Context: one part of a larger RNA
RNA sequence: UGACGGGGGCCCGCACAAGCGGUGGAGCAUGUGGAUUAAUUCGACGCAACGCGCAGAACCUUACCCGGCCUUGACAUCCUGAGUAUGGAUACCGGAGACGGCCACCCUUCAGUUCGGCUGGACCCCGCACAGGUGCUGCAUGUCUGUCGUCAGCUCGUGUCGUGAGAUGUUGGGUUAAGUCCCGCAACGAGGCGCAACCCCUGUCUUCAGUUGCCAUCCAUUUAGUUGGGCACUCAUGCGAGACUGCCGGUGAUAAGCCGGAGGAAGGCGGGGAUGACGUCAAGUCCUCAUGGCCCUUAUAAGUGGGGCUACACACGUGCUACAAUGGCGGUGACAGAGGGAAGCAAAGCGGUGACGCUGAGCCAACCCCUAAAAACCGUCUCAGUUCGGAUUGCACUCUGCAACUCGAGUGCAUGAAGUUGGAAUCGCUAGUAAUCGCGGAUCAGCAUGCCGCGGUGAAUACGUUCCCGGGCCUUGUACA
Numbered sequence: 001u002g003a004c005g006g007g008g009g010c011c012c013g014c015a016c017a018a019g020c021g022g023u024g025g026a027g028c029a030u031g032u033g034g035a036u037u038a039a040u041u042c043g044a045c046g047c048a049a050c051g052c053g054c055a056g057a058a059c060c061u062u063a064c065c066c067g068g069c070c071u072u073g074a075c076a077u078c079c080u081g082a083g084u085a086u087g088g089a090u091a092c093c094g095g096a097g098a099c100g101g102c103c104a105c106c107c108u109u110c111a112g113u114u115c116g117g118c119u120g121g122a123c124c125c126c127g128c129a130c131a132g133g134u135g136c137u138g139c140a141u142g143u144c145u146g147u148c149g150u151c152a153g154c155u156c157g158u159g160u161c162g163u164g165a166g167a168u169g170u171u172g173g174g175u176u177a178a179g180u181c182c183c184g185c186a187a188c189g190a191g192g193c194g195c196a197a198c199c200c201c202u203g204u205c206u207u208c209a210g211u212u213g214c215c216a217u218c219c220a221u222u223u224a225g226u227u228g229g230g231c232a233c234u235c236a237u238g239c240g241a242g243a244c245u246g247c248c249g250g251u252g253a254u255a256a257g258c259c260g261g262a263g264g265a266a267g268g269c270g271g272g273g274a275u276g277a278c279g280u281c282a283a284g285u286c287c288u289c290a291u292g293g294c295c296c297u298u299a300u301a302a303g304u305g306g307g308g309c310u311a312c313a314c315a316c317g318u319g320c321u322a323c324a325a326u327g328g329c330g331g332u333g334a335c336a337g338a339g340g341g342a343a344g345c346a347a348a349g350c351g352g353u354g355a356c357g358c359u360g361a362g363c364c365a366a367c368c369c370c371u372a373a374a375a376a377c378c379g380u381c382u383c384a385g386u387u388c389g390g391a392u393u394g395c396a397c398u399c400u401g402c403a404a405c406u407c408g409a410g411u412g413c414a415u416g417a418a419g420u421u422g423g424a425a426u427c428g429c430u431a432g433u434a435a436u437c438g439c440g441g442a443u444c445a446g447c448a449u450g451c452c453g454c455g456g457u458g459a460a461u462a463c464g465u466u467c468c469c470g471g472g473c474c475u476u477g478u479a480c481a
Stems, first nucleotide, its partner, number of pairs: 001481002003478003007475007015465002019429005026321008034312001042053002064307004073130001077129001079127001081125001083123002087107002090104001092101003110120003132296002135294003141290002144284002146281001148279001153193002155190004159168003172183003199273004204241002207238001210235001213231003218228001220226001244267001247261005323422001327381006339370003344363002349358003388419001393414007435457007
C1' cells in the first nucleotide's frame, strides 16, 4: 500500500421488512447428473453450468457407433510425363447405397496459330509437392463474451511531504442517482478514462404535404367511407416547439442543494432502451472463425447405408397444466398492438363431426390475407375425485416429407391416472409494474410448454434500516501478500 475482521462510523440496493404471486408435493415438457449402451458425439459446473452453445437431432444436420467402400483424395495450388475433346440429359445391369460395369441413345464438339498436334485453356490417368483433421493444448494466443456492475469509481502531470515503499491531490463540512456540485484545505491542474449530456423509442403541441389513411359538414346509397366530395379530425412521415429548479415561498452557510406551490401534456434524471471505466476470476470459447506448438497421413482424412444423440431403477434445475365455483360447460357476441407474406399469405364457396381437402378472388402490401382471448350478457352444474383434472392406452384418420418402425405434429371416438394448494427450504416483483389473457416473429419441408417481441385487463405494499446478502467511502487492528 492492499486484502481481511462474528472492529467502529456513514450510505445504497426487491438486501431485509411490508405486501402479491410462485418453486419445493402431482402429471407432463425440457436440460443436467448418474447408471446403461456398439454408440448413447462434444463443450458448459456456486452466484456467473443445468428450456445453456441448439433461432428448432426422422435422413441430412452429425462431430458418435456398426457395416461396406476410397487413397493426390470431397476441396486448393504448382510441376513432370502420357492422353483426349469435353460436358449435359435420358437409360440398362449388379448393389443397402457409396460405387462398379455397359459405354446404349440424343444434344453439344474450346481458343489462337507462323499450319508444326505448335501454343494456351478445360478434362481424365500415372507420379511428385501437398491437401485434409469438429484430433490435443482456452494454462501458448487473437477475436468475441460472462461477472463484480451502469457499482462510482480508476488514474496522470507538476509541486509539496517522507531515507524509502509511498502519501497528498481523491481526505474534511454539506449535498447528489453519481469523484454530482458547493465550501474549506500544500496543493494546483488534466475538454484524462468513467458519471452526466449528446443517440433511439414514448408522453403534449405546431407546421408541410393527404394515398392505399381518415369522415365533422353537404349529397346519393345496395347501409359497406360504399359513391360524389372534403383534408377539418384520427393517423402515418419529416422539420420544429416544449422542462431549464426557469418562476414564487420556506429552509440552508449569503453556497451547492432540499421541501412546498403555481403554471403546464409532462417537474425536478418525465418513463423505457442503447451505452459497461481501470481492472478481477490463468472465468468461458482451439466445436464460429483465425492461429503457435504437438499429433494422424491406405487414416485421427473423404464419401456411404443403417443405428445413436430420443435409451431409464433413480437424483437435481428450469417450465407448462392442474387440483376448481373469482370456476367448468353451452349459447349470444364486443374491443388491440406489433409483426409476417411469392416454391408465399390466402378471402369467399363446396365437401368433411374434425385435423384437413377441392377450387380459388385479392395481395410483391397504410390497399389483399393472417377470427384476439380474458371481459360482458343468458342458461346450466351445486362441492363430489365431480360436467374438476387431463396423463396414459386402444381404434380410425389428417398433414409435411424419398421416408414418420426405432423417432414428428395434429384430429375424431373411446379410455379417464396422479392431483383436494404442497415439509425443511427457496425465487420474482415498487406501477401500467406484479398477476392474468391472448396475438405475432425468428429458426423452419414438418415439429415450441423454449426464446424474442406485441398489446388487453390490471392490483397490494414500502413503518423503516435492528437483522440476512451484496456493494461504496472513511477509520481502526492484524498471526496475510